The RNA shown here (small-subunit ribosomal RNA) has 1467 nucleotides and comes from an uncultured bacterium. The prediction has a mean pLDDT of 81.
[in-house]
RNA sequence: AGAGUUUGAUCCUGGCUCAGGACGAACGUUGGCGGCGUGCUUAACACAUGCAAGUCGAACGAUUGAGAGGUGAGAGGUGAGAGGUUAGAAAUGAGAGUAAGGAGUAAGAAAGAAUUUGGCUUUAGCCAAAUUCUCACCAAAUUCUCACCUCCAACAUCUCACAUCUCACUUCUCAAGAGUGGCGGACGGGUGAGUAACGCGUGGAUAAUCUGCCUGUAAGACAGGGAUAACGCCGGGAAACCGGUGCUAAUACCGGAUAACCUCUUUGGAUCGCAUGAUAUGAAGAGAAAACAAUGCUAUCACUUACAGAUGAAUCCGCGUCCCAUUAGCCAGUUGGUGGGGUAAUGGCCUACCAAAGCGACGAUGGGUAGCCGGCCUGAGAGGGUGACCGGCCACACUGGAACUGAGAUACGGUCCAGACUCCUACGGGAGGCAGCAGUGGGGAAUCUUCCGCAAUGGACGAAAGUCUGACGGAGCAACGCCGCGUGUAUGAUGAAGGUCUUCGGAUUGUAAAGUACUGUCUUUGGGGAAGAACGAUAUGACGGUACCCAAGGAGGAAGCCCCGGCUAACUACGUGCCAGCAGCCGCGGUAAUACGGAGGGGGCAAGCGUUGUUCGGAAUUAUUGGGCGUAAAGCGCGUGUAGGCGGUCUGAUUAGUCUGAUGUGAAAGCCCUGGGCUCAACCCAGGAAGUGCAUUGGAUACUGUCAGACUUGAAUACGGGAGAGGGUAGUGGAAUUCCUAGUGUAGGAGUGAAAUCCGUAGAUAUUAGGAGGAACACCGGUGGCGAAGGCGGCUACCUGGACCGAUACUGACGCUGAGACGCGAAAGCGUGGGGAGCAAACAGGAUUAGAUACCCUGGUAGUCCACGCCGUAAACGAUGAGUACUAGGUGUCGGGGGUAUCGACCCCCUCUGUGCCGCAGCUAACGCAAUAAGUACUCCGCCUGGGGAGUACGGUCGCAAGACUGAAACUCAAAGGAAUUGACGGGGGCCCGCACAAGCGGUGGAGCAUGUGGUUUAAUUCGACGCAACGCGAAGAACCUUACCAAGGCUUGACAUCCUGUGACAGCUAUAGAAAUAUAGACUUCUUAGUUUACUAAGAAAAAGACAGGUGGUGCAUGGUUGUCGUCAGCUCGUGUCGUGAGAUGUUGGGUUAAGUCCCGCAACGAGCGCAACCCCUACUGUAUGUUACUAACAGGUUAUGGUGGGCACUCUAGAGGGACUGCCGGUGACAAACCGGAGGAAGGUGGGGAUGACGUCAAAUCAUCAUGCCCCUUAUGAUCUGGGCUACACACGUGCUACAAUGGCCGGUACAACGAGAAGCGAAACCGCGAGGUGAAGCAACAUCCGAGAAAGCUGGUCUCAGUUCGGAUUGCAGGCUGCAACUCGCCUGCAUGAAGUCGGAAUCGCUAGUAAUCGCAGGUCAGCAUACUGCGUUGAAUACGUUCCCGGGCCUUGUACACACCGC
Repeated sequence: AGAGUUUGAUCCUGGCUCAGGACGAACGUUGGCGGCGUGCUUAACACAUGCAAGUCGAACGAUUGAGAGGUGAGAGGUGAGAGGUUAGAAAUGAGAGUAAGGAGUAAGAAAGAAUUUGGCUUUAGCCAAAUUCUCACCAAAUUCUCACCUCCAACAUCUCACAUCUCACUUCUCAAGAGUGGCGGACGGGUGAGUAACGCGUGGAUAAUCUGCCUGUAAGACAGGGAUAACGCCGGGAAACCGGUGCUAAUACCGGAUAACCUCUUUGGAUCGCAUGAUAUGAAGAGAAAACAAUGCUAUCACUUACAGAUGAAUCCGCGUCCCAUUAGCCAGUUGGUGGGGUAAUGGCCUACCAAAGCGACGAUGGGUAGCCGGCCUGAGAGGGUGACCGGCCACACUGGAACUGAGAUACGGUCCAGACUCCUACGGGAGGCAGCAGUGGGGAAUCUUCCGCAAUGGACGAAAGUCUGACGGAGCAACGCCGCGUGUAUGAUGAAGGUCUUCGGAUUGUAAAGUACUGUCUUUGGGGAAGAACGAUAUGACGGUACCCAAGGAGGAAGCCCCGGCUAACUACGUGCCAGCAGCCGCGGUAAUACGGAGGGGGCAAGCGUUGUUCGGAAUUAUUGGGCGUAAAGCGCGUGUAGGCGGUCUGAUUAGUCUGAUGUGAAAGCCCUGGGCUCAACCCAGGAAGUGCAUUGGAUACUGUCAGACUUGAAUACGGGAGAGGGUAGUGGAAUUCCUAGUGUAGGAGUGAAAUCCGUAGAUAUUAGGAGGAACACCGGUGGCGAAGGCGGCUACCUGGACCGAUACUGACGCUGAGACGCGAAAGCGUGGGGAGCAAACAGGAUUAGAUACCCUGGUAGUCCACGCCGUAAACGAUGAGUACUAGGUGUCGGGGGUAUCGACCCCCUCUGUGCCGCAGCUAACGCAAUAAGUACUCCGCCUGGGGAGUACGGUCGCAAGACUGAAACUCAAAGGAAUUGACGGGGGCCCGCACAAGCGGUGGAGCAUGUGGUUUAAUUCGACGCAACGCGAAGAACCUUACCAAGGCUUGACAUCCUGUGACAGCUAUAGAAAUAUAGACUUCUUAGUUUACUAAGAAAAAGACAGGUGGUGCAUGGUUGUCGUCAGCUCGUGUCGUGAGAUGUUGGGUUAAGUCCCGCAACGAGCGCAACCCCUACUGUAUGUUACUAACAGGUUAUGGUGGGCACUCUAGAGGGACUGCCGGUGACAAACCGGAGGAAGGUGGGGAUGACGUCAAAUCAUCAUGCCCCUUAUGAUCUGGGCUACACACGUGCUACAAUGGCCGGUACAACGAGAAGCGAAACCGCGAGGUGAAGCAACAUCCGAGAAAGCUGGUCUCAGUUCGGAUUGCAGGCUGCAACUCGCCUGCAUGAAGUCGGAAUCGCUAGUAAUCGCAGGUCAGCAUACUGCGUUGAAUACGUUCCCGGGCCUUGUACACACCGC
């Protein structure tokens, strides 16, 4: 970087497809190791189970357990001692405490009064300061304790000493679970449902804000108070949990004091700002703080207030951020204002009132889709796609809603309400939320372990130890991806075996293997063994006995997948036979498949390889970079004009755009560069660069913009002219058609290719006169005019638009284009009302036709015309949007002007506007365009993006309707298309030729027979040939043979060939059996021939085994060779050059001419080749030479007669080599040509006549059965042999012939004249026999003219027949014979006698022939034993006609159209 695919080929347009990269992938198949990454894209579906957010006892009280200490009480035992102890009732005295309630109040809702002084004030009164006062109360019954007096009852105890046990309280330490309190649960982790939004990105603003923990600074922490969980008791409930009552603590909570700072109110000046305002500061007043704990102290931590910082958060703004206009109008708190409320804070955020605004084609509103970004993939880039992992932001946490707490939430693992779902239930009621980590079900093509650890990093709490942490660090699973390594290395030729192919020689697999010598990466075993650890030291490792190191051992354990027709690297054999199958596109497969399947070989990649899907690229195939619109898709039918876009010259200002410098930002990671760390790499670390952007700011001022001023050339206006089917309205004219009336007049008219329908004797057509009515305007008339287009045509008048020319003024850019919008817009059509002559859809009739709902004819209604209104489309075309400028010319024409010249614009020259043609440069795929561009540029608008579906459906707008405008998709194809080229074709054109037609002659088609074919039949009727170009063809000759077919019989190395082995004969003869082949038996033979003898060699014979033979079996569509045909038509090509982008063209076309691409001339062609012609053969004339078998004149001689004989080459003739004819000569025509016409001479005249000779090619033409041959098939048979049969059949159809139908004849008699051939298994004479075929016979002849076949026949002559189924015709049949042959039945030929069919000249149709031809007549030859009406040749006799090229057929050249190229039998 391109390639394939539209065509016979070409160029272009244009789509489809491929080669590349990537992936969170999946599927198929295969699978050794390691490192680093990645792993529910689907159901934001539902979730069992476990874990994922706690911590602090140095804030607090209480409980329980364990341990230690202390204090108190009790118990029983032993000993000793003492005499009391307990309960009740009543009275007295003393002391202590208290409920409901009332009053009061600081805590639960906090006050008041008085006095004094000062200030303000007219007073009343207000403000400030100081001082004082009122307050933790009242009430009564009752209860308890102690002492003492009296009474009654009960009990046995008490004290001391010793040792033991038990209980209670308290202090300390440790632990647990709950509670009050503090901090954290707003982080970390997940997901992408919602969201088209200030959500995100980027840059700003906050003079409109908040900020726990943290840092710094400043100042503080005084003295008090009352509650409440826990806990106890009571109660309710299945449970969850709840209620009541009583007790208690705090760093929980509360009032007061203090007040530097802070907040608020009032107020003063100062500085600053883009506005609201901001900053610092002065004065007066009011308000508002705290908490303690760790044993005492210190220190530390903690607390309060304030300022500042840091961090985090909040709000606002500019710009950017998907698709649909078949979503065009949206909005009432909507837009703004004022007052109030609310918030940390601005604000319709909320509310009351007032105003009526606000957004939108620069896309509002609506609908669809979607988390956004750094980045990732791709791309040269610009872009396009994407948003997994990692990072930033946002949103969400079963669904919807709501607030509370808090520095921070409208809170994933908090609360409340509603809903769906699941679970528990005693049916009353409750519980739950994996889009945390694992995991389950489900969905799906598809995505992992219910793992280890807090060792590291980070986080929460704590003073700390520490606790918690599915964040995280790790391991596990998965080739899901990237990277790395290995599956051995060296040597080894008999090029092993095996496989495959083969031309059978060999080639290849292939140094590959085996073998030999080594190595040890990975794997295995054993030994050693980390870093990661950071704390002052010690201790502390999940990973992990892991990485790594050492040793041992052995090539041992480790290769697949895809492809091999082209694109695209890589080829063979077999199987299959449009089947099975392949295929990304083109396309493969119908019997020789490099395309299917397996195999051998090869190519590619490699622990992977292919396929599928998606995406970018290639695709300049949406084109900013970087496309187009005459004909390929594409210019609106035309104008006016809004928005928008673009815009003349000069000067000044400004600096918005623009250019340039600086500053800030553009997170990290990523990409890129450099360096470093894991053995390398992937991976990781560090630094740099980049980040094309945004913002701020300094500068420049040419250009664009804006503002101001000026100018005239763009544009417009005024003036003077002339041109015009420009438009509208009214009037008017003549010709013609038709109709009406009247006259004349009579039988047709009209119409057509030809007719008919139709009109006409009721008077048409024709003609004359008059009248009516409608429509259109002949000639002029013209690539002439006018108009924006559609379009406009008699004449006159009126109204009116535009353009052009000329010269001078005036305005001063006023211009161009133009989305929407508005207007105009042929014909047809629609509505209402008129009108209606002609014409004429529909319709009717007549023709045509296979049909004819058509073309043709006769009629005929809407309509065509007018007025008003609609429709809004056309091949509305120059298939070419509008405007401006520039870029060689030539020649017409309409209108205007000028110059020169003149009687005159008569000619000539110049110029402006319009309208044509030709043409250069340039452009274009080509055709073509070319100052009227499709050239060169600029401005604006419209439109296109493969073909079909389809200008269809749906929706919308318009319309009375018809319909118009706008305008898809599913599905389907690999093309559709443009221009040009070569052919072929045309019921296109031009020119020309041919027995092509015509003019003639004779036939075929009708009859009988012969022969071939089809069909039918058959055991078989062997096979082939099928329009011309198969059919008397292969076959130049089927009784057997031939013979290939059929039936029956026998053979199997074979009837035939080669090799090898041994033998020595074989053949032939006789007999028997048989249809024969053959078999059996017998007799005979015991090798032969050749090479110089021997030795030996070669050939011949039969036998055995095997290689092989053999095949007229298939394929002529696998082939060679040969042949037919177009066609003896004049064509078919090449080299060089030139033209064309190219296929191709030119040459080869053109003007003449020819039988001819034959020749001449011309020409970007010049030459050449195969064809044509000529050269060759026969024939026609002639000289020469040759004279035997031919000939024979003169000479001689012979015969009844004959060149029979001697002789002779003179003649005829023969056969050789020559001559001759060349448009050479003359005249004319023609272009001074070629040539043609006529003539002369000549035997012959214009290639003299005939033959051989067949270009490039076409028809897959014919032949595998002449031959050869690839492949396939058969091998005791599809081979070979024998006998018989068949190819000869016979209802029929066709072709080719023969003989006829008769008098130009038949028959009989007589008589004449050829040429080409042939002859030894042959031709065969004379003579004799037979009616004859023939027989006997044997002379002659191997024929350069000797012999023979051999008599030519028609003809001529004489006779007869006399028009008939005959004296025509001879079929058929009978009898008798002959010949050939082994054999004549199927199945030969001939002869004689007899028989005597059809047929009286042939329908439609069709064939041959142009001169020695047709026609007619016979002769010969090949084949052949025999058989000829066929075939091939030969001569005899011997015509007619051709005006001519319109038509039929075939062909040649030029040209034209084409949608054909298998080529019109096409499509």